[in-house]
Predicted 3D model of a 265-nucleotide RNA (Bacterial large signal recognition particle RNA) from a Pseudomonadota bacterium. The coordinates come from a structure-prediction model, not an experiment, and the mean pLDDT is 75. RNAcentral holds the sequence, with entries from ENA. Rfam family: Bacterial large signal recognition particle RNA. It is annotated as a non-coding RNA gene.
RNA sequence: UUGCGCUAAGCGGGGAGCUGGCGGUGCCCUCUUGCCCGCAAUCCGCCAUAGCGGGGCGAAUUCCUGCUGUGAGGUAGUCGUUUGUCGCUUUGGCUCCGGUAAGUGGCGUUGAAGGUUGGGUCCCACGCAAUAGGUGCCGGCGAACCGGGUCAGGUCCGGAAGGAAGCAGCCCUAAACCGGAUGGCCUAUGUGCCGUGGGGGUGCCUGACUGGAGCUGGCUGCCGGAUGUCCGGGCGGGAAGCGGCUAUCGAUGGUAGGUGCGCAA
Repeated sequence: UUGCGCUAAGCGGGGAGCUGGCGGUGCCCUCUUGCCCGCAAUCCGCCAUAGCGGGGCGAAUUCCUGCUGUGAGGUAGUCGUUUGUCGCUUUGGCUCCGGUAAGUGGCGUUGAAGGUUGGGUCCCACGCAAUAGGUGCCGGCGAACCGGGUCAGGUCCGGAAGGAAGCAGCCCUAAACCGGAUGGCCUAUGUGCCGUGGGGGUGCCUGACUGGAGCUGGCUGCCGGAUGUCCGGGCGGGAAGCGGCUAUCGAUGGUAGGUGCGCAA
């Protein structure tokens, strides 16, 4: 040096997240696209020698170490910007309330405001009416005996004359019941375009007299206030997206060094 065999490292890497920590499954990124099977997110396996178990390839431009260029992508911080959100504040508009009476509208010399006076509305008493109930009135019906009259027959008393009680029947009536009339009387009232008397009141309506020019507040304007809503501005909080900067991790690239054992020729 060549051939054969064996085994070591290794057989993608990284970021965030999870975790006391490490690795993996899952998510994302990346390159030169990588051995297979089983396990696993309220998870799986381990403990600084930090995936485990089983099988396979494997001394090779395979793997390890140092230096180094470029640097995808992730994470954190900070600044700017945009969007939407919350809170506070301010201004304007709308709505509502109060005031004013400049404009306008309405009422007013067929008489405003104001003043005097009367009435009604309100309260009390009484009356009347209405309604309801009761009573009374009228009619009917109405008592085996315990209501009345008349009482046949029969009964009783009497020597007789005569007398007594009295059922049925007939007539009448009481209570009760039925009906009528509503005129009388009593009581009551969620009743009254009713009347009389008294009271109260200036709120409303109204009559009369006086008075002699205002009254009203619909609309606009002005002043003040309240509430809510909408628009805009300002301040602050936190969120998301995008961009800049800083820090950190960092796939991939280049270069230098190292890379075992056995047998045979």